A computed fold for a 372-nucleotide RNA from Kribbia dieselivorans NBRC 106261, annotated as Bacterial RNase P class A. The model forms 96% of the base pairs in the Rfam consensus. Its Rfam family is "Bacterial RNase P class A". Its family is annotated with ribonuclease P activity, dimeric ribonuclease P complex and tRNA processing in the Gene Ontology. Rfam classes the family as a ribozyme. The coordinates come from a structure-prediction model, not an experiment, and the mean pLDDT is 76. The sequence was found by an Rfam model in a public genome assembly.
C1' cells in the first nucleotide's frame, strides 16, 4: 500500500414559520374547557414472536405413563436453546471460522446405481496346480486390477505351487497397566497383546440431566346495568369444579351443561425508578463482578413529534495547485456538479437470537507487495 478477519460505531446539525402529545405553572371559565408559556417526546434493530426470566392470576397431596427441552468442559447470569474460555473433530497458508459435540458391542431400520460382494459376506477379470475331444472343467488364492462416496489396516520383507498378519520389522489404530501434565473434557509417555469384524442416531431408538399453566386482551379497584325460558344431568348412589394430556388417589361441592332471549360496558391503577444509564478505579486471560459519583430522558389509548425554507455536516463524481517524506507514498484546504439519501416506527418490561440496512467511521489481527 492491498486483500482477508475479527470487534464497535454513526446513520445527520443549526435556524425561522406554522402544527401536536403527556406534564408542569398562569390566567380566564358558560366549569363541558380554551389561551399562553416551559421541560420532554421513538430504534439499533422499535421488527420477527425464536428462547429466557421479571411481575400477574390459578394450582400445589401424591404416584405412574406418555409428552418436551437440553448433550465435550470449566466459568457468567435472574435464567436461557444467550455469552466467555478451553478440549476435540473438520475447513482454511493464515487471523480465524464451523459443529443439534453421550452411545453403533441393547434392539430395529438404511446404505441407490454400479460390483462378485455393503455386514459378518463374498469370487467378476486375474495369478497357480491339476485334467482335457482343446470349447472348456475342478482345486487353491484376494496380494494385483475393475465397482463406488465407502470393500475385513498401511510400507517393506520372509515365506508359498501361486498368495494372505500365515510370519517378521517399522507405522496407524483398538484394548490393558502404569507414569507425568490438567478443576475438568482431555494431551503427552512407556511397556504388553489379539494382529485389527464399515457407515448412519439432523433415522427409529438407548443413556443422562431438567420440566405446573395461562398470559398485561395477565390482572386490581371504582362506577353502571341486569329478565328470564326450555331442555340434560344431579343434590352424599356426588352433576360440575380443582386451567399441558391420560389413569389412580385426594379436596370441595349444590347446582351446573347447552340453546334462546333481556340489560350494562365508562373510569383509575398496572403503566414505567429499572436484575437501569453513563463515568472513574479495583479484581478476572474473558464473559463478567464489586466499589465510589453522576443522570432519570414518550407513557398514548381511532392511538402524539409533522410539513416547509435557508444554511451547512457527511458522502460520491470531476478538476487546478500545493506541501510533507530519502523512498514507497500520503496530506490539509480550494472550485463544479450532485445528494439530505439506508433498514424502518412503541403500547407492561427486561437478557439473548434470528432477519433487513443507502451510505459511511475507527481499532485489534493475519497475509501478499513495494520502500527503507
Nucleotide at each position: 500500500u492491498g486483500a482477508g478477519u475479527c470487534g464497535a460505531c454513526c446513520g445527520g446539525a443549526c435556524g425561522g414559520u406554522c402544527g401536536c402529545g403527556u406534564c408542569g405553572g398562569u390566567g380566564c371559565u358558560c366549569c363541558g374547557g380554551c389561551a399562553c408559556c416551559g421541560c420532554c417526546g421513538a430504534g439499533g434493530a422499535a421488527a420477527g414472536u425464536c428462547c429466557g426470566g421479571g411481575c400477574u392470576c390459578c394450582a400445589c397431596a401424591g404416584g405412574g405413563c406418555a409428552g418436551g427441552g437440553u448433550g465435550g468442559u470449566g466459568g457468567c447470569c435472574a435464567a436461557c436453546a444467550g455469552c466467555c474460555a478451553c478440549c476435540c473433530g473438520g475447513g482454511g497458508u493464515g487471523a480465524c471460522c464451523c459443529g443439534c459435540g453421550g452411545g453403533a458391542c441393547a434392539g430395529u431400520g438404511c446404505c441407490a446405481c454400479a460390483g462378485a460382494a455393503a455386514a459378518c459376506a463374498g469370487a467378476c477379470c486375474g495369478c497357480c496346480g491339476g485334467c482335457u475331444u482343446c470349447g472348456g472343467c475342478c482345486g487353491g488364492u484376494c496380494a494385483g486390477g475393475g465397482u463406488g462416496a465407502a470393500a475385513c489396516g498401511g510400507u517393506g520383507g520372509u515365506g508359498u505351487a501361486a498368495g494372505a498378519g500365515a510370519c517378521c520389522a517399522c507405522c496407524a489404530g483398538c484394548g490393558a497397566u502404569c507414569c507425568g501434565g490438567g478443576u475438568g473434557a482431555c494431551c503427552g509417555g512407556a511397556u504388553c497383546g489379539g494382529c485389527u469384524c464399515g457407515g448412519u442416531a439432523a433415522a427409529c431408538c438407548c443413556c443422562a440431566c431438567c420440566c405446573g399453566g395461562a398470559g398485561c386482551a395477565a390482572g386490581u379497584c371504582c362506577a353502571g346495568a341486569c329478565a328470564g325460558u326450555g331442555u340434560g344431568c344431579g343434590u352424599u348412589c356426588g352433576a360440575g369444579g380443582g386451567c399441558g394430556g391420560c389413569c389412580c388417589g385426594c379436596c370441595c361441592g349444590a347446582g351446573u351443561a347447552c340453546a334462546c332471549g333481556g340489560g350494562u360496558a365508562g373510569g383509575a391503577c398496572g403503566c414505567u425508578g429499572g436484575a437501569g444509564g453513563c463515568g472513574g478505579c479495583c479484581g478476572g486471560c474473558a464473559a463478567c463482578g464489586g466499589u465510589c459519583g453522576c443522570c432519570c430522558g414518550a407513557g398514548a389509548u381511532g392511538g402524539a413529534u409533522g410539513a416547509c425554507c435557508g444554511u451547512c455536516a457527511u458522502c460520491c463524481g470531476g478538476g487546478a495547485a500545493c506541501c510533507g517524506g530519502c523512498g514507497a507514498c500520503g496530506g490539509c484546504g480550494c472550485c463544479c456538479g450532485g445528494u439530505a439519501c439506508a433498514c424502518a416506527g412503541g403500547a407492561c418490561c427486561c437478557g439473548g437470537c434470528u432477519u433487513a440496512c443507502a451510505g459511511g467511521u475507527c481499532g485489534g489481527c493475519u497475509c501478499a507487495u513495494c520502500c527503507c